[in-house]
RNA sequence: GGGGGCGUAGCUCAGUUGGUAGAGCGUUCGGUUCGCAUCCGAGAGGUCAUGGGUUCGAAUCCCACCGUCUCCA
Numbered sequence: 001g002g003g004g005g006c007g008u009a010g011c012u013c014a015g016u017u018g019g020u021a022g023a024g025c026g027u028u029c030g031g032u033u034c035g036c037a038u039c040c041g042a043g044a045g046g047u048c049a050u051g052g053g054u055u056c057g058a059a060u061c062c063c064a065c066c067g068u069c070u071c072c073a
Base pairs, nucleotide, nucleotide: 001072002071003070004069005068006067007066010025011024012023013022019056027043028042029041030040031039050064051063052062053061
């Protein structure tokens, strides 16, 4: 220098053919207990790496760019 994969909640990851973004763990509050743990209920938390484009509508399609892993040279 060139090819390919990945980037979504604090962490690990889903998201089927474009149609208002979810799970588990964690965290906060409440219940249960004399108290803790377990268990149960509820909540908060996301500019979907970034910038553009297409579209009525983009995490999803297109382009560029950054990071990371990998292969070739």
Molecule: transfer RNA
Organism: Oscillospiraceae bacterium